[in-house]
RNA sequence: CUUAUCAAGAAAGGCUGAGGGUAAUGGCCCUGCGAAGCCUUGACAACCUGUUCUACUGAUAGUGGAACAAGGUGCCAAAUCCAUCCCGCCAGCUGGCGGGACAGAUAAG
Numbered sequence: 001c002u003u004a005u006c007a008a009g010a011a012a013g014g015c016u017g018a019g020g021g022u023a024a025u026g027g028c029c030c031u032g033c034g035a036a037g038c039c040u041u042g043a044c045a046a047c048c049u050g051u052u053c054u055a056c057u058g059a060u061a062g063u064g065g066a067a068c069a070a071g072g073u074g075c076c077a078a079a080u081c082c083a084u085c086c087c088g089c090c091a092g093c094u095g096g097c098g099g100g101a102c103a104g105a106u107a108a109g
Base pairs, nucleotide, nucleotide: 001109002108003107004106005105006104011041012040013039014038015037019030020029021028024084025083026082027081042076044074047072048071049069050068051067052066053065054064055063056062057061080103085100086099087098088097089096090095
C1' cells in the first nucleotide's frame, strides 16, 4: 500500500503500584475491592493453515460453500465505549435514527 472483518465471544494467579479506555477535544466510564506494564496458566474466536464433504468450470487445477481440528497470529469491560467531518430522514431548539468519510485494530498478501 491492497483486500476482508470490526453490535458476537472469552479471566484467574504472581510481580509491581497509578493511572487507563489509539492521539486531540468534548462526554461517559473503569480503577488502591489494584490502572497500565511484564510473567504463568486458562479460555474465546476461526483470518491464515490442515482434513473431509460439496457446487461450478474442460480440470490431479481454480473459485465458492459446509463440517471438524486448533499448527501461525489475534483476542479476553462497555459497538473500535460514544461523538467530532459529510449526506439523508424524523423532530423542532439543537436532539434522535440511518448511511458514508477520516482515523484506528486484526488477519492475509
RNAcentral holds the sequence, with entries from MGnify. SAM riboswitch aptamer (S box leader) from uncultured Puia sp., 109 nucleotides, folded computationally. The organism belongs to Puia, within Bacteria.